[in-house]
Formats: sequence, C1' cells, structure tokens
RNA sequence: GGCAAACCCAAGUAAAUUGGGGGCGCAAAGCCACGGGUCCGUAAGGACAGCCGGGUUGCCGAA
Repeated sequence: GGCAAACCCAAGUAAAUUGGGGGCGCAAAGCCACGGGUCCGUAAGGACAGCCGGGUUGCCGAA
C1' cells in the first nucleotide's frame, strides 16, 4: 500500500445486503455455498466467505 469490525446516517430485507462516515482487527478479512455450523422460511428453499474446514487466485519472504 490493501481490506474494513462495532457504532452512526440513508436505502432496504424474511434473514440479508448496498452507499457514506468510522476503524476493531486481518497476510489472504480476495473469490467459491463443497462439508459442518449459524440465521431466515409453514415448507420448498434462501442468506452468511470477518464461524470452522476445504478448493482456487494473489502478495511478501529465504528461514
């Protein structure tokens, strides 16, 4: 250099999510819903990748 928690404002949703402010933290806090988990849903299903695992791409480094 990068991303951007809580919280605030606006929009908006079933859960979510998006934009602005903000900065707790993160070497993958990039991407993927494959497995577990959590949330929504009467169900069918849907959401969450900053819950864990996995896959994949990238950055730094020689220990």

Overview: c-di-GMP-I riboswitch aptamer from a marine sediment metagenome, 63 nucleotides, folded computationally. The coordinates come from a structure-prediction model, not an experiment, and the mean pLDDT is 88.